Context: one part of a larger RNA
RNA sequence: UGACGGGGGCCCGCACAAGCAGCGGAGCGUGUGGUUUAAUUCGAGGCUACACGAAGAACCUUACCUGGGCUUGACAUGACACUAGUAGGGAAGCGAAAGCGGACCGACCCGCAAGGGAGGUGUCACAGGUGCUGCAUGGCUGUCGUCAGCUCGUGCCGUGAGGUGUUAGGUUAAGUCCUGUAACGAGCGCAACCCCCGGAGCCAGUUACACGUGUCUGGCUCGACUGCCCGUGACAAGCGGGAGGAAGGUGGGGAUGACGUCAAGUCAGCAUGGCCUUUAUGUCCAGGGCUACACACACGCUACAAUGGCCGGUACAAUGGGUUGCCAAGCCGCAAGGCGGAGCUAAUCCUAGCAAAGCCGGUCACAGUUCGGAUUGUGGGCUGCAACCCGCCCACAUGAAGUCGGAGUUGCUAGUAACCGCAGGUCAGCCAUACUGCGGUGAAUACGUUCCCGGGCCUUGUACA
Repeated sequence: UGACGGGGGCCCGCACAAGCAGCGGAGCGUGUGGUUUAAUUCGAGGCUACACGAAGAACCUUACCUGGGCUUGACAUGACACUAGUAGGGAAGCGAAAGCGGACCGACCCGCAAGGGAGGUGUCACAGGUGCUGCAUGGCUGUCGUCAGCUCGUGCCGUGAGGUGUUAGGUUAAGUCCUGUAACGAGCGCAACCCCCGGAGCCAGUUACACGUGUCUGGCUCGACUGCCCGUGACAAGCGGGAGGAAGGUGGGGAUGACGUCAAGUCAGCAUGGCCUUUAUGUCCAGGGCUACACACACGCUACAAUGGCCGGUACAAUGGGUUGCCAAGCCGCAAGGCGGAGCUAAUCCUAGCAAAGCCGGUCACAGUUCGGAUUGUGGGCUGCAACCCGCCCACAUGAAGUCGGAGUUGCUAGUAACCGCAGGUCAGCCAUACUGCGGUGAAUACGUUCCCGGGCCUUGUACA
RNA backbone atom coordinates (compact mmCIF):
# COMPACT_ATOMS: atom_id res chain seq x y z
C1' U A 1 0.00 0.00 0.00
C1' G A 2 -3.55 -3.70 -0.35
C1' A A 3 -6.40 -7.99 1.10
C1' C A 4 -8.99 -10.06 5.13
C1' G A 5 -11.91 -9.87 10.23
C1' G A 6 -18.18 -14.21 13.37
C1' G A 7 -13.78 -5.17 14.44
C1' G A 8 -16.25 -0.17 14.47
C1' G A 9 -18.92 4.11 12.00
C1' C A 10 -21.80 6.02 7.66
C1' C A 11 -24.65 4.56 3.17
C1' C A 12 -26.94 1.80 -0.87
C1' G A 13 -29.46 -2.56 -3.79
C1' C A 14 -36.49 -6.71 -4.42
C1' A A 15 -30.62 -7.82 0.02
C1' C A 16 -33.96 -8.67 4.22
C1' A A 17 -38.67 -7.20 6.05
C1' A A 18 -44.11 -6.15 4.26
C1' G A 19 -46.93 -8.28 0.18
C1' C A 20 -48.51 -11.00 -4.51
C1' A A 21 -47.64 -15.06 -7.79
C1' G A 22 -44.70 -19.28 -8.05
C1' C A 23 -40.88 -23.46 -7.94
C1' G A 24 -39.74 -27.95 -4.75
C1' G A 25 -45.02 -33.05 -4.92
C1' A A 26 -48.09 -34.96 -10.28
C1' G A 27 -48.13 -35.73 -15.86
C1' C A 28 -45.68 -33.91 -20.00
C1' G A 29 -41.84 -30.72 -22.94
C1' U A 30 -36.71 -29.28 -23.01
C1' G A 31 -31.51 -29.12 -21.17
C1' U A 32 -27.77 -31.62 -18.09
C1' G A 33 -25.46 -35.54 -15.09
C1' G A 34 -25.19 -40.66 -14.88
C1' U A 35 -25.73 -45.22 -17.14
C1' U A 36 -26.10 -47.72 -21.71
C1' U A 37 -24.34 -47.99 -26.71
C1' A A 38 -20.89 -49.66 -32.69
C1' A A 39 -21.97 -44.32 -31.99
C1' U A 40 -25.32 -42.11 -28.35
C1' U A 41 -20.32 -35.84 -32.04
C1' C A 42 -18.35 -31.46 -29.41
C1' G A 43 -18.30 -27.38 -26.14
C1' A A 44 -20.57 -24.75 -21.56
C1' G A 45 -19.66 -26.39 -14.90
C1' G A 46 -21.05 -22.03 -7.95
C1' C A 47 -22.95 -16.98 -8.37
C1' U A 48 -21.37 -15.91 -14.17
C1' A A 49 -22.95 -24.22 -17.02
C1' C A 50 -27.79 -26.92 -17.26
C1' A A 51 -35.15 -24.00 -23.19
C1' C A 52 -26.86 -22.27 -22.90
C1' G A 53 -23.78 -22.28 -28.52
C1' A A 54 -28.80 -24.51 -31.38
C1' A A 55 -33.38 -18.03 -34.29
C1' G A 56 -35.77 -25.34 -36.14
C1' A A 57 -31.00 -32.90 -35.57
C1' A A 58 -36.31 -37.62 -40.33
C1' C A 59 -32.11 -37.33 -45.24
C1' C A 60 -29.20 -32.83 -45.42
C1' U A 61 -27.49 -30.21 -41.24
C1' U A 62 -23.41 -33.65 -38.84
C1' A A 63 -18.54 -32.64 -36.64
C1' C A 64 -20.15 -39.33 -34.17
C1' C A 65 -20.63 -44.91 -35.52
C1' U A 66 -20.85 -49.15 -39.16
C1' G A 67 -20.02 -50.38 -44.05
C1' G A 68 -18.67 -49.20 -49.29
C1' G A 69 -15.55 -45.86 -52.40
C1' C A 70 -11.57 -41.82 -53.91
C1' U A 71 -6.12 -40.31 -53.42
C1' U A 72 -3.10 -33.50 -56.53
C1' G A 73 -8.07 -35.06 -53.90
C1' A A 74 -14.98 -31.84 -52.61
C1' C A 75 -11.85 -26.47 -52.92
C1' A A 76 -7.03 -22.69 -54.36
C1' U A 77 -2.38 -21.27 -56.77
C1' G A 78 2.03 -22.59 -59.41
C1' A A 79 5.86 -25.56 -62.29
C1' C A 80 6.98 -29.41 -65.89
C1' A A 81 5.39 -33.10 -69.39
C1' C A 82 1.62 -35.15 -72.49
C1' U A 83 -3.09 -34.39 -75.03
C1' A A 84 -7.27 -34.03 -81.35
C1' G A 85 -12.08 -37.48 -81.90
C1' U A 86 -9.56 -33.23 -77.07
C1' A A 87 -13.19 -30.41 -73.64
C1' G A 88 -18.23 -31.41 -72.77
C1' G A 89 -22.55 -34.87 -72.83
C1' G A 90 -22.85 -39.91 -71.70
C1' A A 91 -25.90 -45.67 -73.12
C1' A A 92 -25.24 -51.04 -71.49
C1' G A 93 -23.28 -53.37 -67.17
C1' C A 94 -21.80 -53.90 -61.39
C1' G A 95 -23.77 -51.17 -57.15
C1' A A 96 -27.59 -49.24 -51.48
C1' A A 97 -25.51 -44.85 -53.31
C1' A A 98 -20.89 -42.87 -54.03
C1' G A 99 -17.94 -44.89 -57.35
C1' C A 100 -16.15 -48.09 -61.32
C1' G A 101 -17.13 -48.42 -66.44
C1' G A 102 -17.06 -46.64 -71.13
C1' A A 103 -20.62 -47.92 -76.56
C1' C A 104 -22.04 -43.53 -78.96
C1' C A 105 -22.69 -38.09 -79.93
C1' G A 106 -19.39 -34.09 -80.09
C1' A A 107 -17.32 -28.43 -79.62
C1' C A 108 -14.43 -23.07 -78.43
C1' C A 109 -10.54 -18.56 -78.67
C1' C A 110 -5.78 -16.20 -80.99
C1' G A 111 -2.86 -17.29 -85.33
C1' C A 112 -1.51 -17.62 -92.83
C1' A A 113 1.20 -21.49 -90.63
C1' A A 114 4.25 -23.48 -86.91
C1' G A 115 2.35 -23.01 -82.52
C1' G A 116 -0.17 -20.90 -78.28
C1' G A 117 -4.69 -20.51 -74.91
C1' A A 118 -9.02 -22.63 -72.37
C1' G A 119 -10.01 -27.57 -70.89
C1' G A 120 -8.31 -32.57 -69.69
C1' U A 121 -4.49 -36.42 -68.02
C1' G A 122 0.09 -37.52 -65.37
C1' U A 123 4.13 -36.02 -62.03
C1' C A 124 5.67 -32.52 -58.30
C1' A A 125 5.08 -28.35 -55.06
C1' C A 126 0.87 -28.41 -52.23
C1' A A 127 -4.38 -28.58 -50.85
C1' G A 128 -7.41 -30.45 -46.65
C1' G A 129 -8.25 -31.36 -41.08
C1' U A 130 -15.09 -29.10 -36.52
C1' G A 131 -7.35 -32.98 -35.12
C1' C A 132 -4.57 -30.87 -29.96
C1' U A 133 -3.24 -26.58 -27.12
C1' G A 134 -8.46 -20.50 -24.96
C1' C A 135 -2.33 -22.05 -19.86
C1' A A 136 1.04 -19.47 -26.83
C1' U A 137 -2.80 -15.60 -29.11
C1' G A 138 -6.20 -11.71 -31.93
C1' G A 139 -11.13 -10.55 -31.93
C1' C A 140 -15.59 -10.99 -29.31
C1' U A 141 -18.29 -12.09 -24.72
C1' G A 142 -19.78 -13.07 -19.45
C1' U A 143 -19.05 -11.21 -14.37
C1' C A 144 -18.23 -7.81 -10.22
C1' G A 145 -21.64 -3.49 -12.10
C1' U A 146 -24.68 1.34 -14.58
C1' C A 147 -21.36 -0.17 -8.85
C1' A A 148 -18.99 5.23 -8.36
C1' G A 149 -15.14 4.61 -8.78
C1' C A 150 -9.83 4.50 -11.42
C1' U A 151 -5.80 7.69 -12.46
C1' C A 152 -2.37 11.72 -14.22
C1' G A 153 0.71 16.63 -14.44
C1' U A 154 2.99 20.12 -11.38
C1' G A 155 3.63 21.40 -6.31
C1' C A 156 4.14 19.91 -1.11
C1' C A 157 5.35 15.85 2.76
C1' G A 158 8.38 11.27 3.49
C1' U A 159 15.53 8.26 3.49
C1' G A 160 12.11 5.04 0.86
C1' A A 161 7.85 2.00 -0.50
C1' G A 162 4.43 5.84 -0.78
C1' G A 163 1.19 9.87 0.89
C1' U A 164 -1.39 14.40 -0.34
C1' G A 165 -5.02 15.79 -4.19
C1' U A 166 -9.53 11.56 -3.78
C1' U A 167 -9.55 13.07 3.50
C1' A A 168 -13.17 16.44 6.54
C1' G A 169 -18.59 19.15 7.37
C1' G A 170 -23.04 18.97 4.50
C1' U A 171 -25.56 17.02 0.05
C1' U A 172 -26.69 13.71 -4.17
C1' A A 173 -28.86 8.36 -8.00
C1' A A 174 -23.60 9.75 -8.68
C1' G A 175 -15.65 11.53 -6.91
C1' U A 176 -23.28 15.06 -7.92
C1' C A 177 -22.61 19.75 -6.11
C1' C A 178 -21.34 23.33 -2.05
C1' U A 179 -18.09 24.82 1.95
C1' G A 180 -13.45 24.02 4.09
C1' U A 181 -8.49 22.56 2.96
C1' A A 182 -0.67 22.12 0.80
C1' A A 183 -2.63 21.64 -2.60
C1' C A 184 -3.90 23.65 -7.71
C1' G A 185 -5.60 21.72 -12.08
C1' A A 186 -6.63 17.74 -15.61
C1' G A 187 -8.10 12.80 -17.88
C1' C A 188 -11.11 8.00 -18.17
C1' G A 189 -15.90 7.11 -15.79
C1' C A 190 -21.16 9.98 -13.62
C1' A A 191 -24.46 13.45 -15.92
C1' A A 192 -25.73 15.73 -20.65
C1' C A 193 -25.59 15.31 -26.05
C1' C A 194 -28.57 10.05 -29.31
C1' C A 195 -33.40 6.85 -29.93
C1' C A 196 -38.63 5.50 -28.28
C1' C A 197 -43.19 6.84 -25.26
C1' G A 198 -46.24 11.01 -22.92
C1' G A 199 -48.52 17.41 -24.16
C1' A A 200 -48.95 21.49 -27.75
C1' G A 201 -48.31 24.45 -32.39
C1' C A 202 -47.20 24.66 -37.66
C1' C A 203 -46.54 22.23 -42.46
C1' A A 204 -47.46 18.17 -45.76
C1' G A 205 -50.55 14.53 -47.05
C1' U A 206 -50.90 9.04 -50.61
C1' U A 207 -53.15 3.90 -50.34
C1' A A 208 -55.54 5.81 -44.03
C1' C A 209 -60.60 8.37 -42.43
C1' A A 210 -66.52 10.58 -40.26
C1' C A 211 -64.87 13.83 -46.73
C1' G A 212 -63.82 17.71 -43.37
C1' U A 213 -59.81 18.50 -41.86
C1' G A 214 -60.26 16.33 -36.86
C1' U A 215 -58.47 10.81 -36.26
C1' C A 216 -54.02 8.84 -38.38
C1' U A 217 -49.00 9.01 -40.82
C1' G A 218 -44.44 11.81 -41.50
C1' G A 219 -41.39 16.23 -40.73
C1' C A 220 -40.03 20.83 -38.13
C1' U A 221 -40.54 23.62 -33.71
C1' C A 222 -42.02 24.54 -28.59
C1' G A 223 -42.34 22.46 -23.71
C1' A A 224 -39.34 21.06 -17.57
C1' C A 225 -34.95 24.67 -15.95
C1' U A 226 -35.80 23.58 -8.79
C1' G A 227 -37.76 28.58 -13.54
C1' C A 228 -41.91 30.72 -9.53
C1' C A 229 -43.90 30.88 -4.12
C1' C A 230 -43.45 29.29 1.25
C1' G A 231 -40.47 26.84 4.84
C1' U A 232 -35.67 24.84 6.09
C1' G A 233 -30.35 25.06 5.53
C1' A A 234 -24.43 28.16 6.66
C1' C A 235 -26.14 34.10 2.86
C1' A A 236 -24.16 27.57 0.02
C1' A A 237 -25.12 23.06 -2.40
C1' G A 238 -29.55 21.16 -1.47
C1' C A 239 -34.02 19.27 1.05
C1' G A 240 -39.66 19.44 2.39
C1' G A 241 -44.31 21.49 0.74
C1' G A 242 -47.27 24.35 -2.91
C1' A A 243 -48.93 26.73 -7.57
C1' G A 244 -49.25 26.33 -12.68
C1' G A 245 -48.82 22.25 -16.13
C1' A A 246 -49.88 16.67 -20.41
C1' A A 247 -45.57 15.90 -17.57
C1' G A 248 -42.10 17.56 -12.53
C1' G A 249 -37.36 17.60 -9.41
C1' U A 250 -32.58 12.08 -13.48
C1' G A 251 -40.95 12.28 -16.22
C1' G A 252 -40.93 6.48 -17.97
C1' G A 253 -37.98 3.11 -21.08
C1' G A 254 -33.64 2.04 -24.26
C1' A A 255 -28.69 2.51 -26.21
C1' U A 256 -24.28 3.60 -23.62
C1' G A 257 -20.36 -0.68 -19.24
C1' A A 258 -14.14 3.56 -16.42
C1' C A 259 -8.94 1.35 -14.47
C1' G A 260 -9.26 -3.53 -13.72
C1' U A 261 -10.73 -8.90 -11.58
C1' C A 262 -11.74 -14.21 -12.52
C1' A A 263 -4.39 -17.74 -16.64
C1' A A 264 -13.32 -16.69 -16.50
C1' G A 265 -15.53 -18.42 -21.74
C1' U A 266 -14.70 -19.33 -26.90
C1' C A 267 -8.69 -22.74 -31.50
C1' A A 268 -16.42 -25.57 -33.06
C1' G A 269 -18.31 -18.54 -35.69
C1' C A 270 -13.97 -16.20 -37.70
C1' A A 271 -8.65 -15.25 -37.63
C1' U A 272 -3.95 -17.17 -35.87
C1' G A 273 1.62 -19.23 -33.52
C1' G A 274 3.23 -24.07 -32.33
C1' C A 275 2.35 -29.40 -32.53
C1' C A 276 0.09 -33.63 -34.99
C1' U A 277 -2.07 -36.05 -39.54
C1' U A 278 -1.20 -36.85 -45.44
C1' U A 279 -4.16 -43.89 -49.91
C1' A A 280 -5.89 -40.46 -43.88
C1' U A 281 -7.24 -37.37 -38.19
C1' G A 282 -8.61 -35.52 -45.66
C1' U A 283 -12.92 -36.37 -48.87
C1' C A 284 -17.62 -38.78 -51.16
C1' C A 285 -21.79 -42.02 -50.21
C1' A A 286 -25.68 -45.40 -47.89
C1' G A 287 -27.66 -46.71 -43.33
C1' G A 288 -27.61 -45.77 -38.18
C1' G A 289 -26.73 -42.26 -34.06
C1' C A 290 -27.10 -37.09 -31.81
C1' U A 291 -34.37 -38.89 -30.05
C1' A A 292 -31.15 -44.78 -25.87
C1' C A 293 -33.35 -45.11 -20.01
C1' A A 294 -33.13 -48.21 -13.50
C1' C A 295 -32.21 -43.15 -12.01
C1' A A 296 -30.68 -37.69 -10.23
C1' C A 297 -30.82 -32.29 -10.97
C1' A A 298 -32.21 -27.59 -13.78
C1' C A 299 -35.67 -24.41 -16.80
C1' G A 300 -40.68 -24.58 -18.29
C1' C A 301 -45.94 -26.05 -19.86
C1' U A 302 -50.70 -28.16 -18.19
C1' A A 303 -53.43 -29.10 -14.00
C1' C A 304 -55.54 -30.50 -9.39
C1' A A 305 -61.31 -26.99 -10.45
C1' A A 306 -67.40 -23.55 -9.13
C1' U A 307 -63.96 -15.66 -8.84
C1' G A 308 -64.42 -22.84 -12.42
C1' G A 309 -65.60 -26.48 -16.83
C1' C A 310 -68.87 -26.91 -21.09
C1' C A 311 -72.66 -24.84 -24.73
C1' G A 312 -74.96 -20.63 -27.34
C1' G A 313 -74.87 -15.31 -28.28
C1' U A 314 -71.96 -10.73 -28.33
C1' A A 315 -67.66 -6.50 -27.81
C1' C A 316 -62.82 -4.16 -28.02
C1' A A 317 -56.20 -4.31 -29.78
C1' A A 318 -51.16 -3.48 -30.92
C1' U A 319 -46.52 -5.13 -32.93
C1' G A 320 -45.36 -7.69 -37.21
C1' G A 321 -44.97 -10.87 -41.91
C1' G A 322 -46.01 -11.76 -47.25
C1' U A 323 -44.07 -12.90 -55.02
C1' U A 324 -40.23 -20.18 -55.62
C1' G A 325 -44.89 -15.68 -50.75
C1' C A 326 -49.60 -14.06 -48.06
C1' C A 327 -53.76 -16.23 -49.91
C1' A A 328 -59.94 -13.48 -50.35
C1' A A 329 -65.08 -14.78 -52.13
C1' G A 330 -67.51 -19.32 -53.35
C1' C A 331 -67.94 -24.85 -53.12
C1' C A 332 -66.79 -29.91 -50.64
C1' G A 333 -65.54 -32.14 -45.82
C1' C A 334 -67.76 -33.10 -38.49
C1' A A 335 -62.61 -31.46 -38.77
C1' A A 336 -57.44 -31.35 -40.06
C1' G A 337 -57.75 -30.04 -44.94
C1' G A 338 -59.07 -30.05 -50.29
C1' C A 339 -60.94 -27.57 -54.83
C1' G A 340 -60.85 -22.73 -56.49
C1' G A 341 -58.74 -18.62 -58.21
C1' A A 342 -59.75 -12.58 -57.14
C1' G A 343 -56.30 -9.12 -55.02
C1' C A 344 -51.46 -7.74 -53.34
C1' U A 345 -43.97 -6.25 -54.71
C1' A A 346 -48.67 -4.02 -50.18
C1' A A 347 -51.10 2.58 -44.72
C1' U A 348 -54.37 -0.15 -50.94
C1' C A 349 -54.74 -6.90 -51.03
C1' C A 350 -53.96 -11.16 -47.66
C1' U A 351 -52.64 -13.15 -42.88
C1' A A 352 -57.44 -11.39 -40.12
C1' G A 353 -64.85 -9.99 -40.07
C1' C A 354 -57.70 -10.15 -37.03
C1' A A 355 -57.74 -11.76 -30.74
C1' A A 356 -58.42 -14.10 -25.86
C1' A A 357 -59.46 -13.10 -21.05
C1' G A 358 -64.35 -9.80 -20.93
C1' C A 359 -69.94 -9.24 -21.14
C1' C A 360 -75.15 -11.76 -21.56
C1' G A 361 -77.96 -16.34 -21.12
C1' G A 362 -78.11 -21.67 -20.10
C1' U A 363 -76.16 -26.12 -17.77
C1' C A 364 -73.06 -28.90 -14.22
C1' A A 365 -73.45 -29.05 -7.55
C1' C A 366 -68.25 -30.75 -4.95
C1' A A 367 -67.63 -35.95 -7.20
C1' G A 368 -61.23 -38.18 -9.08
C1' U A 369 -66.55 -35.29 -11.37
C1' U A 370 -69.34 -32.46 -17.58
C1' C A 371 -62.23 -31.32 -13.12
C1' G A 372 -57.70 -33.01 -15.41
C1' G A 373 -55.73 -34.39 -19.82
C1' A A 374 -51.19 -38.25 -19.89
C1' U A 375 -51.30 -42.93 -22.33
C1' U A 376 -53.03 -46.21 -25.99
C1' G A 377 -56.20 -48.05 -30.32
C1' U A 378 -58.56 -47.08 -35.08
C1' G A 379 -59.52 -44.01 -39.22
C1' G A 380 -57.96 -39.73 -41.87
C1' G A 381 -55.16 -34.91 -43.46
C1' C A 382 -50.42 -32.16 -44.60
C1' U A 383 -45.14 -31.28 -45.66
C1' G A 384 -41.35 -33.79 -47.91
C1' C A 385 -37.42 -38.23 -52.71
C1' A A 386 -38.62 -40.43 -47.94
C1' A A 387 -42.36 -39.71 -41.60
C1' C A 388 -40.08 -47.63 -39.23
C1' C A 389 -36.17 -45.89 -36.03
C1' C A 390 -37.85 -40.17 -35.55
C1' G A 391 -42.67 -35.05 -37.79
C1' C A 392 -47.07 -32.07 -37.11
C1' C A 393 -52.43 -31.82 -37.34
C1' C A 394 -57.83 -33.72 -37.25
C1' A A 395 -61.96 -37.10 -35.81
C1' C A 396 -63.84 -41.11 -32.80
C1' A A 397 -62.70 -44.16 -28.72
C1' U A 398 -59.56 -44.64 -24.26
C1' G A 399 -59.34 -41.88 -20.14
C1' A A 400 -53.52 -42.29 -16.10
C1' A A 401 -51.14 -39.38 -12.12
C1' G A 402 -52.95 -35.29 -9.80
C1' U A 403 -57.60 -33.02 -4.28
C1' C A 404 -52.45 -27.19 -3.86
C1' G A 405 -47.17 -29.95 -2.75
C1' G A 406 -41.30 -31.60 3.09
C1' A A 407 -36.74 -29.28 4.08
C1' G A 408 -35.81 -25.48 1.16
C1' U A 409 -36.09 -21.84 -2.80
C1' U A 410 -37.33 -17.87 -7.17
C1' G A 411 -39.38 -13.39 -9.42
C1' C A 412 -41.55 -8.72 -8.85
C1' U A 413 -42.10 -1.69 -6.12
C1' A A 414 -46.78 0.30 -11.24
C1' G A 415 -49.30 0.18 -16.11
C1' U A 416 -44.93 -3.38 -12.50
C1' A A 417 -46.50 -8.52 -10.68
C1' A A 418 -50.31 -11.75 -12.03
C1' C A 419 -53.74 -13.34 -15.74
C1' C A 420 -55.14 -13.18 -21.29
C1' G A 421 -54.33 -13.82 -26.12
C1' C A 422 -51.60 -12.01 -30.91
C1' A A 423 -47.24 -11.62 -34.11
C1' G A 424 -42.27 -12.63 -35.72
C1' G A 425 -37.43 -14.90 -36.61
C1' U A 426 -35.39 -19.84 -37.65
C1' C A 427 -38.31 -22.93 -41.03
C1' A A 428 -40.28 -27.77 -46.80
C1' G A 429 -42.47 -29.60 -42.33
C1' C A 430 -41.77 -29.59 -37.02
C1' C A 431 -41.45 -32.25 -31.67
C1' A A 432 -41.89 -23.88 -29.76
C1' U A 433 -44.75 -25.33 -23.70
C1' A A 434 -38.48 -22.02 -26.02
C1' C A 435 -36.94 -17.11 -27.56
C1' U A 436 -37.78 -11.94 -29.24
C1' G A 437 -41.58 -8.52 -29.42
C1' C A 438 -46.91 -6.66 -29.14
C1' G A 439 -51.14 -5.12 -27.04
C1' G A 440 -55.79 -6.37 -23.39
C1' U A 441 -57.35 -6.73 -18.03
C1' G A 442 -54.78 -4.98 -13.98
C1' A A 443 -53.36 -5.53 -8.09
C1' A A 444 -51.08 -5.98 -3.00
C1' U A 445 -47.17 -4.12 0.02
C1' A A 446 -42.66 -1.31 1.78
C1' C A 447 -43.10 -0.17 9.70
C1' G A 448 -38.15 -0.21 9.04
C1' U A 449 -32.35 -1.43 8.21
C1' U A 450 -31.51 -5.58 13.88
C1' C A 451 -30.56 -9.88 10.82
C1' C A 452 -29.13 -12.99 5.58
C1' C A 453 -26.60 -11.82 0.55
C1' G A 454 -23.82 -8.36 -2.58
C1' G A 455 -21.59 -3.53 -2.90
C1' G A 456 -19.41 1.81 -1.81
C1' C A 457 -16.57 5.36 1.63
C1' C A 458 -13.80 6.30 6.24
C1' U A 459 -11.44 4.01 10.33
C1' U A 460 -9.10 0.00 13.39
C1' G A 461 -6.37 -4.92 14.19
C1' U A 462 -3.25 -8.51 11.61
C1' A A 463 1.74 -13.98 12.73
C1' C A 464 -1.34 -12.66 5.23
C1' A A 465 0.77 -10.53 0.18

A computed fold for a 465-nucleotide part of an RNA from a soil metagenome, annotated as small-subunit ribosomal RNA, 3' major domain.